[in-house]
RNA sequence: UCGCGUUCUCAGGGCGGGGUGCAAUUCCCCACCGGCGGUGAUAGCCCGCGAGCGCUUUCCCAUCCGGGAAAGGUCAGCAGAUCCGGUGGAACUCCGGAGCCGACGGUAUAGUCCGGACGGAAGAGGACCGUG
Numbered sequence: 001u002c003g004c005g006u007u008c009u010c011a012g013g014g015c016g017g018g019g020u021g022c023a024a025u026u027c028c029c030c031a032c033c034g035g036c037g038g039u040g041a042u043a044g045c046c047c048g049c050g051a052g053c054g055c056u057u058u059c060c061c062a063u064c065c066g067g068g069a070a071a072g073g074u075c076a077g078c079a080g081a082u083c084c085g086g087u088g089g090a091a092c093u094c095c096g097g098a099g100c101c102g103a104c105g106g107u108a109u110a111g112u113c114c115g116g117a118c119g120g121a122a123g124a125g126g127a128c129c130g131u132g
Stems, first nucleotide, its partner, number of pairs: 002130002005128006016030004031112002033102002035049004044100002052078002054075001055072007082098005104115003
């Protein structure tokens, strides 16, 4: 230095106050939070990735509806959201201002509570082996 190599470790934050109500950390007012890689310069909202649901395949139960398990990750449907001004060689990334977004199941309607999850994982790092 490289590798379809082996293995180990790590890998997500946030409801505080008030109001209504039988009941809300779920509604209303004020708050709070921001994974990973990339990008001329630091990014939740530029490009892409990840978990979840869906979907597809197989199997099991049921055989009307439907329920469960495993696998796939290509399919990309849910899957989301940013503008204005300033500085600069360069910024939708910095500074100022004003906005916006946030899986599924549960429950008084949840980005912040509980649950699947002591799970999985984008990826980050180490050790070893081997190549040059």
Predicted 3D model of a 132-nucleotide RNA (FMN riboswitch aptamer (RFN element)) from Paracoccus onubensis.
The sequence was found by an Rfam model in a public genome assembly.
Its mean pLDDT, the model's own confidence on a scale to 100, is 78.
NCBI's taxonomy places the organism under Bacteria, Pseudomonadati, Alphaproteobacteria, Rhodobacterales, Paracoccus.